[in-house]
């Protein structure tokens, strides 16, 4: 230094200001946010996870899975677009809940042989 095994920790952000109304962070104007790996770069490319659906006592297996163009050539500018389920005095990417949960994965430690 890379590999295997075990363990620990971490592992999602966001409606300012205003309008209507009996009631809205849910509607309207406007504001704001962007999981993990890859790539020079990325919410919108490729792959994955979460959420959701089906099967299963369970472990797990299978399925579904949103949205981008233009200018430019340097990772710069412009204009768009997208966003699970349940709840709610009124329709939610942003509030509340499952979730003191948990995945892709990240970091660290121990150990084994090379």
């Nucleotide at each position: 230094a890379a590999u295997g095994u075990u363990c620990u920790u971490c592992g999602a952000g966001g409606c300012a200001g205003g309008g209507u109304g009996a009631a809205a962070u849910u509607c309207c104007c406007g504001a704001c946010c962007g999981g993990c790996g890859g790539u020079a770069a990325a919410g919108u490319c490729c792959g994955c996870a979460a959420c959701c659906c089906g099967c299963g006592u369970a472990a797990g297996c299978g399925g579904u899975g949103g949205a981008a163009c233009c200018c430019u050539u340097u990772u710069g500018g412009g204009u768009a677009c997208c966003g699970a389920u349940a709840g709610u005095u009124a329709c939610a990417g942003u509030c509340u809940a499952g979730a003191u949960g948990g995945a892709a994965g990240a970091a660290g430690a121990a150990u084994a042989a090379u």